[in-house]
Predicted 3D model of a 100-nucleotide RNA (Bacterial small signal recognition particle RNA). The model forms 97% of the base pairs in the Rfam consensus. It matches the Rfam family "Bacterial small signal recognition particle RNA". By type it is a non-coding RNA gene. Rfam's curators write: The signal recognition particle (SRP) is a universally conserved ribonucleoprotein involved in the co-translational targeting of proteins to membranes.
RNA sequence: GGUUGGGUCUUGCGCGGCGGAGACUUUUGAACCGUGUCAGGUCUUGACGGAAGCAGCACUAAGAAAGAACCUCCGGGUGCCGCAAGGUUGCCUGGCAAGA
Numbered sequence: 001g002g003u004u005g006g007g008u009c010u011u012g013c014g015c016g017g018c019g020g021a022g023a024c025u026u027u028u029g030a031a032c033c034g035u036g037u038c039a040g041g042u043c044u045u046g047a048c049g050g051a052a053g054c055a056g057c058a059c060u061a062a063g064a065a066a067g068a069a070c071c072u073c074c075g076g077g078u079g080c081c082g083c084a085a086g087g088u089u090g091c092c093u094g095g096c097a098a099g100a
Stems, first nucleotide, its partner, number of pairs: 002096007009086006015079002018075005024067005034059004042051003
């Protein structure tokens, strides 16, 4: 120097991981414009009863706070990962034959 294989390079797919969001769990959460129950009081009835219903209480909505794992979605200069295709000017590495 020749040839060939692999790596480095590009892309795609997959797996894991990282970050974010959602879902989920817990807590909290409505003076009035949520629900239920409605003391007191109010209205109604001859009476028995009935009606509406403030406060309180309970359950929650929007929202707020916290949170391991699992699930879903999104993202990448994520990986001493896998597979496939492409590229191979150049670099690294192995084999083969020839020459010196």
Annotation: Its mean pLDDT, the model's own confidence on a scale to 100, is 79.